A computed fold for a 74-nucleotide RNA from Verrucomicrobia bacterium ADurb.Bin018, annotated as transfer RNA.
Its Rfam family is "tRNA". Its family is annotated with triplet codon-amino acid adaptor activity in the Gene Ontology.
The source organism's lineage runs through Bacteria, Pseudomonadati and Verrucomicrobiota.

């Protein structure tokens, strides 16, 4: 320098172009001698960043940034 993949909640990951979700974790309550477990409720999102297409974008297109892998040069 070139190519490919990935970037979504605190963590691990979903989401056919049509209301952004699950598990774990957090908070509150219940249960009880207490803790754990269990049950219920609840909070938490600039979907890396900037544009474009579209009635509508996490998803499609372009650029940038970061991470990983490969190729090339030395």
């Nucleotide at each position: 320098u070139c190519c490919a993949g990935c970037g979504u909640a605190g963590c691990u990951c979903a989401a056919u172009g049509g209301u952004a979700g699950a598990g774990c974790g957090g908070u509150u309550g219940g249960c009880u001698g207490u803790u754990a477990a269990c049950c219920a409720a609840u909070a938490g999102g600039u979907u890396a960043c900037a544009g474009g297409u579209u009635c509508g974008a996490g998803u499609c297109c372009u650029g940038u940034c970061g991470c990983u892998g490969g190729a090339g040069c030395c």